[in-house]
Predicted 3D model of a 350-nucleotide part of an RNA (small-subunit ribosomal RNA, central domain) from an uncultured prokaryote. The coordinates come from a structure-prediction model, not an experiment, and the mean pLDDT is 83.
Context: one part of a larger RNA
RNA sequence: CUGGGCGUAAAGAGCGUGCAGGCGGUUGGUUAAGUUACCUAUGAAAGGUACCGGCUAAACUGGUAUAGGUUGGGUGAAACUGGCUGACUAGAGAGAAAUAGAGGGAAGUAGAAUUCCGGGUGUAGUGGUGAAAUGCGUAGAUAUCCGGAGGAAUACCGGUGGCGAAGGCGGCUUCCUGGACAGAACCUGACGCUGAGACGCGAAAGCGUGGGGAGCGAACGGGAUUAGAAACCCCGGUAGUCCACGCCGUAAACGAUGUACAUUAGGCGUUCGGCAACGAUGGUCCUUGAGUGUUGCAGCAAACGCGAUAAGUGUACCGCCUGGGGAGUACGGUCGCAAGGCUAAAACUC
Numbered sequence: 001c002u003g004g005g006c007g008u009a010a011a012g013a014g015c016g017u018g019c020a021g022g023c024g025g026u027u028g029g030u031u032a033a034g035u036u037a038c039c040u041a042u043g044a045a046a047g048g049u050a051c052c053g054g055c056u057a058a059a060c061u062g063g064u065a066u067a068g069g070u071u072g073g074g075u076g077a078a079a080c081u082g083g084c085u086g087a088c089u090a091g092a093g094a095g096a097a098a099u100a101g102a103g104g105g106a107a108g109u110a111g112a113a114u115u116c117c118g119g120g121u122g123u124a125g126u127g128g129u130g131a132a133a134u135g136c137g138u139a140g141a142u143a144u145c146c147g148g149a150g151g152a153a154u155a156c157c158g159g160u161g162g163c164g165a166a167g168g169c170g171g172c173u174u175c176c177u178g179g180a181c182a183g184a185a186c187c188u189g190a191c192g193c194u195g196a197g198a199c200g201c202g203a204a205a206g207c208g209u210g211g212g213g214a215g216c217g218a219a220c221g222g223g224a225u226u227a228g229a230a231a232c233c234c235c236g237g238u239a240g241u242c243c244a245c246g247c248c249g250u251a252a253a254c255g256a257u258g259u260a261c262a263u264u265a266g267g268c269g270u271u272c273g274g275c276a277a278c279g280a281u282g283g284u285c286c287u288u289g290a291g292u293g294u295u296g297c298a299g300c301a302a303a304c305g306c307g308a309u310a311a312g313u314g315u316a317c318c319g320c321c322u323g324g325g326g327a328g329u330a331c332g333g334u335c336g337c338a339a340g341g342c343u344a345a346a347a348c349u350c
Base pairs, nucleotide, nucleotide: 004321005320006319007304008303012318014201015200016199017198021194022193023192025088026087027086028085029084030083031082033081034080035077036076037075038074039073040072041071042069048066049065050064051063052062091191092188093187099180103177104176105175106174107173108172109171110154115149116148117147118146119145120144121143125136126135162169163168206247207246208245209244210243211242215241216240220236221235222234223233258317259316260315261314262313263312266295267294268293269292270291271290272289273288274287277284278283299306300305323350324349325348332343333342334341335340
């Protein structure tokens, strides 16, 4: 390189936006770059192929023809691809008016609970465990009642429910704001798909500066357990967890399944719309869309399983894999305050 692959064997980038590039709907005209036909030039010799001659054990030697091309020039062709120029509406999108939603940001606010503080009642225990002990408590704890402070999280509703590109998002109210979806078929008229680089977002932990600190709790101290116990259990407890701003850029970032489109039996749920009927304001049900589950035919698959939300059948484009270890390491480069990230070998060995 070819060929083959990427749910679990090696392999889908954590996710998006998008320049270049690749690919691109229906229908006219034109062009002739790609494409294609012929002519011509060239493609040394040797070599290859065919034939002839010679010679021979054979290689060899001579001749003629031919093949061999991302080639130059010329003359044509016009289906397909491309260019140019018209038209179209099935792709895509804009507008109007509905719908659902923990989608995002900011501000405010509510109740329950834990802890702490003050006060009342009250007295000897409490707490914790497999059992204990450390701990707390006669300086009055635990329990109970009243008042106050502060931080964090939002029981029930709550749901194989919803929303978001992913990470993720859950009390309530207001403001700002992104997306989705059904119907109608008015407008634009291919404006599309993918996307190397690039740019943005990106759980937790961690880092910087300044706040905050109730509970929990790495580290650390103590008590147990144990042969030991640097653990599991218990009593404490600092960073952290929370907020603002700035970094970090990684996860089993998982559906271990790239994005978009088309297409291929059904059955049963559920969420959000539309239409029609019933009902009469709770809803039921037919049909039709958009999601989300479950089961399953065909097909696929090494099997497990997947099965219209495909891992079936196809198309376009990107990413990635190439025996195990060495190693996601060294070196170099680059990013970072650091921790470290990204890129990424070889010797050697089995």